A computed fold for a 1451-nucleotide RNA from an uncultured bacterium, annotated as small-subunit ribosomal RNA.
Rfam family: Bacterial small subunit ribosomal RNA. Its family is annotated with ribosome and structural constituent of ribosome in the Gene Ontology.
Its mean pLDDT, the model's own confidence on a scale to 100, is 86.
RNA sequence: AGAGUUUGAUUUUGGCUCAGAACGAACGCUGGCGGCAGGCUUAACACAUGCAAGUCGAACGGUCUCUUCGGAGGCAGUGGCAGACGGGUGAGUAACGCGUGAGAAUCUACCUAGUUCUACGGAACAACAGUUGGAAACGACCGCUAAUACCGUAUACGCCCUACGGGGGAAAGAUUUAUCGGAAUUAGAUGAGCCCGCGUAAGAUUAGCUAGUUGGUGGGGUAAUGGCCUACCAAGGCGACGAUCUUUAGCUGGUCUGAGAGGAUGAUCAGCCACACUGGGACUGAGACACGGCCCAGACUCCUACGGGAGGCAGCAGUGGGGAAUAUUGGACAAUGGGCGCAAGCCUGAUCCAGCCAUGCCGCGUGAGUGAUGAAGGCCUUAGGGUUGUAAAGCUCUUUCAGUGGGGAAGAUAAUGACGGUACCCACAGAAGAAGCCCCGGCUAACUUCGUGCCAGCAGCCGCGGUAAUACGAAGGGGGCUAGCGUUGUUCGGAUUUACUGGGCGUAAAGCGCACGUAGGCGGAUUGGUCAGUUAGGGGUGAAAUCCCAGAGCUCAACUCUGGAACUGCCUUUAAUACUGCCAGUCUCGAGUCCGAAAGAGGUAAGUGGAACUCCUAGUGUAGAGGUGGAAUUCGUAGAUAUUAGGAAGAACACCAGUGGCGAAGGCGGCUUACUGGUCCGGUACUGACGCUGAGGUGCGAAAGCGUGGGGAGCAAACAGGAUUAGAUACCCUGGUAGUCCACGCCGUAAACUAUGAGAGCUAGCCGUUGGAGGGUUUACCCUUCAGUGGCGCAGCUAACGCAUUAAGCUCUCCGCCUGGGGAGUACGGUCGCAAGAUUAAAACUCAAAGGAAUUGACGGGGGCCCGCACAAGCGGUGGAGCAUGUGGUUUAAUUCGAAGCAACGCGAAGAACCUUACCAGCCCUUGACAUGGUCAGACGAUUUCCAGAGAUGGAUCUCUUCACUUCGGUGACUGAUACACAGGUGCUGCAUGGCUGUCGUCAGCUCGUGUCGUGAGAUGUUGGGUUAAGUCCCGCAACGAGCGCAACCCCUAUGAAUAGUUGCCAGCAAGUAAUGUUGGGCACUCUAUUCAGACUGCCCGGGUUAACCGGGAGGAAGGUGGGGACGACAUCAAGUCAUCAUGGCCCUUACGCCUAGGGCUACACACGUACUACAAUGGCGCGCACAAAGGGAAGCGAGACCGCGAGGUGGAGCCAAUCCCAAAAAACGCGUCCCAGUCCGGAUUGCAGUCUGCAACUCGACUGCAUGAAGUUGGAAUCGCUAGUAAUUCGAGAUCAGCAUGCUCGGGUGAAUGCGUUCCCGGGCCUUGUACACACCGCCCGUCACACCACGAAAGUCGGUUUUACCCGAAGUCGGUGAGCCAACCAGCAAUGGGGGCAGCCGCCUACGGUAGGGCUGAUGAUUGGGGUGAAGUCGUAACAAGGUAACCA
Repeated sequence: AGAGUUUGAUUUUGGCUCAGAACGAACGCUGGCGGCAGGCUUAACACAUGCAAGUCGAACGGUCUCUUCGGAGGCAGUGGCAGACGGGUGAGUAACGCGUGAGAAUCUACCUAGUUCUACGGAACAACAGUUGGAAACGACCGCUAAUACCGUAUACGCCCUACGGGGGAAAGAUUUAUCGGAAUUAGAUGAGCCCGCGUAAGAUUAGCUAGUUGGUGGGGUAAUGGCCUACCAAGGCGACGAUCUUUAGCUGGUCUGAGAGGAUGAUCAGCCACACUGGGACUGAGACACGGCCCAGACUCCUACGGGAGGCAGCAGUGGGGAAUAUUGGACAAUGGGCGCAAGCCUGAUCCAGCCAUGCCGCGUGAGUGAUGAAGGCCUUAGGGUUGUAAAGCUCUUUCAGUGGGGAAGAUAAUGACGGUACCCACAGAAGAAGCCCCGGCUAACUUCGUGCCAGCAGCCGCGGUAAUACGAAGGGGGCUAGCGUUGUUCGGAUUUACUGGGCGUAAAGCGCACGUAGGCGGAUUGGUCAGUUAGGGGUGAAAUCCCAGAGCUCAACUCUGGAACUGCCUUUAAUACUGCCAGUCUCGAGUCCGAAAGAGGUAAGUGGAACUCCUAGUGUAGAGGUGGAAUUCGUAGAUAUUAGGAAGAACACCAGUGGCGAAGGCGGCUUACUGGUCCGGUACUGACGCUGAGGUGCGAAAGCGUGGGGAGCAAACAGGAUUAGAUACCCUGGUAGUCCACGCCGUAAACUAUGAGAGCUAGCCGUUGGAGGGUUUACCCUUCAGUGGCGCAGCUAACGCAUUAAGCUCUCCGCCUGGGGAGUACGGUCGCAAGAUUAAAACUCAAAGGAAUUGACGGGGGCCCGCACAAGCGGUGGAGCAUGUGGUUUAAUUCGAAGCAACGCGAAGAACCUUACCAGCCCUUGACAUGGUCAGACGAUUUCCAGAGAUGGAUCUCUUCACUUCGGUGACUGAUACACAGGUGCUGCAUGGCUGUCGUCAGCUCGUGUCGUGAGAUGUUGGGUUAAGUCCCGCAACGAGCGCAACCCCUAUGAAUAGUUGCCAGCAAGUAAUGUUGGGCACUCUAUUCAGACUGCCCGGGUUAACCGGGAGGAAGGUGGGGACGACAUCAAGUCAUCAUGGCCCUUACGCCUAGGGCUACACACGUACUACAAUGGCGCGCACAAAGGGAAGCGAGACCGCGAGGUGGAGCCAAUCCCAAAAAACGCGUCCCAGUCCGGAUUGCAGUCUGCAACUCGACUGCAUGAAGUUGGAAUCGCUAGUAAUUCGAGAUCAGCAUGCUCGGGUGAAUGCGUUCCCGGGCCUUGUACACACCGCCCGUCACACCACGAAAGUCGGUUUUACCCGAAGUCGGUGAGCCAACCAGCAAUGGGGGCAGCCGCCUACGGUAGGGCUGAUGAUUGGGGUGAAGUCGUAACAAGGUAACCA
């Protein structure tokens, strides 16, 4: 510090996810030791048991025990002090609760320092004794008694009150004579109470709250101020700087994270607060409204003799419960501290220790050295080896930790040590007792094999898994961390993804539709003052701990200690005065006023004009009109349409008209008038900052819509009809109502858009245009300037597109808005509205994307240019018939398999009777029909015959024969037997592959290097202007070159030459024949077959850019690639082929292998493709007769001759082929016949008889003869081929092959027609455009319906919680009143008694719980219902993306 993920790729926006650190954690696997820390985050749930607050005899009486009688010790009670500390918890609390800093009207036991006192009396009550109640808890009556308990009096230096006269108020003693206490008061310290400034959560879908409320006066109350309380008076107080309400929450020092700013958090430690079963209350006291005190109410638990009682672990342990989850009913007061005490001491679950737990942090160990035969085993393997791996074993050492034994602290200052025989030290034994967890597709370090086969499973994100998984599971190996390692959860970070530091808003989310304006924010020049902000210095505070720095102590570290710094804050004081603020003054540039001119569809109202449409009336006139892609509905003989004249009515204003004008926006368009708003220009007289923006607020605000009343010509939702269509609730047509128009009132929204808030300043220009002003001159222009409105363009900005003085540039001010997509601008609530609805505006759930811009392709029922037998122009076919052949389907035991639009279908198959053959039903074989290797035996082999069998095979038999080499041992080949390795497979996968092939397409394309442009994908080159068959060539050009393709080079063919001359040829010479190059001879010609020549736009004319090239011409056998062939760029189709072959993997192994005979591949209601033959006279038939080329031939071609009607047979010359044979060429031509018919056309089908091949023609061959003589009379929709020696037509040959061709391949013969042209169909190329496509239009994608699941809303209601209003009840208790009952202290009195003072009781106010009635808010649930989301293969359509086939979209 970044990374992964949207795309074919790019860039950007933007979310999601990861790597880091942390934790009071939990879970899984594992677990040696020690130190330090931590340990109910949930039920403030309920608690058994024990302990957690007592102490004092030096305050007091009594009593008991012991006694050496000196005394010592104990017990309950009175009394004092302490139980307000310490310890726990975080429920409540959004608050002066906390933090921080100030303050005045207070108290403070114990403590410290002063001052002054401590005198004289009195009356009781416990204990105790007696009687008595009760189950108990606990009492009742009577009697006695002490005090530092209680009461009175005296005194009063200070003290308090005061009307300044005065008035009031204390005490306690004990004793060992040392002291310890007591009272009053002053001061301090400590602690506490109170008040204030600032800070301290969320929600406005909480906007108004408040009656003791705000203030005053009197009084009361308190330690003290105060509505704290009360009476009266006034009507205030709080709130958009967020009151009130709701929800959540103890606050802080700190902790975690972060570069920081921040964010999250508030366990342990420390400070404060609050609470103590729930609610209320007071008492005592210095202090409490009191955790281990009291009273009352309530809930719960326990005891009970049923009458009554007792209790409060959120103290320490512990139990149950809850929970993912959190420890021992331990030791000690030794230390630190606390209470009491003069003290000894007692108490102390505070505390110090120990126990449990890897919960965390830190440290240590599980050995070290050596050791190659690189052992064994494992794993992988290309079978060679590699790896585990110096790892092990072995050898040599060491002993930390743990273990055993011995010694043994500090902590303690004289004594006292729980910890603890602990830390530590020494000795001993022995490598001995001590390693796991996660991961290995990318992010992210680390790879192989096997298993599995979209299954099982993994997954943080992207995503893996459908038979070769580095992603699942296992193993081997590797990587990481290590007594831990992973997972889960949470927080911060990364995330500049809420942006103060530090983001944005034209198109990605985001500018309010527009203006006016309140609060607020911001604000021109200059002078003076002030010093609030600001800046600097000083002071106080910012607790300690923590963090940081420097040291120190535990062997180190964690940990602890010492010192420093820091605590960024608050308060206060002094000073400065530039800037901001405030106060005062001045100014004119901002803003406004005034004067003079100007333009304008600016607004409102009234009036008015012509054209057109429609309607009405009348005339003319006749059969149609209208409408459409084409029609129909419709109108018209009752007279339409058309046309003429007149009239009526409503609405809108052609031309002018213009990226022209005006307005804030919406918007505004005939003309005239009235009223009226704003703007610009010029002048520079006036005011003197009066300004900008603008939350709320107010007004305006298209269309549609609503209300009331008018109006209604045209147009036109709804609706009706006609068409179209599979349907057509649409598009098209004919009608047509609301509405559109007017007046008044609502609505308040639009893609209300410049998708661009308002204002101000600054920052190159050029070219238009609108309205002014100034200047110059040639009067038509030019220059300058202000205000608008456009186009282009620099800097700059931008993700790019683009913007660019009318900014999206550079700055300032203010407002509004955004924070992933969907759910959703939806629900609920509120406000507004007559309604429609508008506005404000979520969540659950769900996805990993959704987007912007640009790029390359592909596509378009987009455009332009061009080409092709693509269309057109022609010729001939197919589709109809019969037959052949292939395919589908069906059938079958099997009808083997493959090929499937073009690019499968006379295809693999250049030839299925057996074989082939892979298929079927049978019969056999099991190292096998075939290959290699071991052992043994032998030759093997060939032939005849017989038996069984369908044969394979099995059994028997006859005859012949006896391999090669040799060192004679044997070896090699061959056969048989046997054992195992193996053979074998036309079994699967062409989607694991090689090779080969098809296709686009013989289309002209496909790329690269360097350079340049672009952030980049990419572009440029390759585009453009011409031209070509061609990316062919030329010109231009930020490109310059190059490669694969094109072309050429190769072959055939067309002309010629040279060479050669047999088997070819024969001109001349000669011979021979019935005839023939038959013979001699020759090589001139033809021909053959080798080498050359020739054609290159080379020449001329014209066009063209002086180009390429095109048109024409000459010459030439051939002319513009002469005609054919071979040759097929980068890629595409997971195209075809595992059945040509090869091959990975999988599968079968007495069978999916092998052998064999038979059957099948030849089936047949049917459908399709491709051929053949025809339908006839351009013909059929008969007779005659002519001319080829190219091939083949030895298990072959087979002549002549003879036989047969013929297929063919007999026989065999010649030929291994320019020699012989196949071999007859056919159409053509000549003559004759047929005369338009189902025929003398056509030949299917069938019968009979034959021929040939072959082991064998039944299933199932070809051919022949005779006989038979079907369909068919030119073929619907549709569709195919062909541009010249081509189509058409006509024969010949070959491969395969025993035989079998209408198929295939090759060859010649005869030999046309047409092409205007590129509008259209198909295919292709280039450029451009749109795109939501990229598996690329066979794409993408929307909505209803149906099904499943999920969350949410509504809902008659129902059940809770909380809050509130009114009223009722009214415990305990304080306060007030009363107090006839009762009462020791003081007073009076001889006494009785009275007074003073008090108590019980009663009354009243307040008041907890409770009750009644009614509201608010909120939660749960609810038949049913609504939409939403999600879900490999459901239904219906096709709305959007291309002009998406009616442009799309907004209201």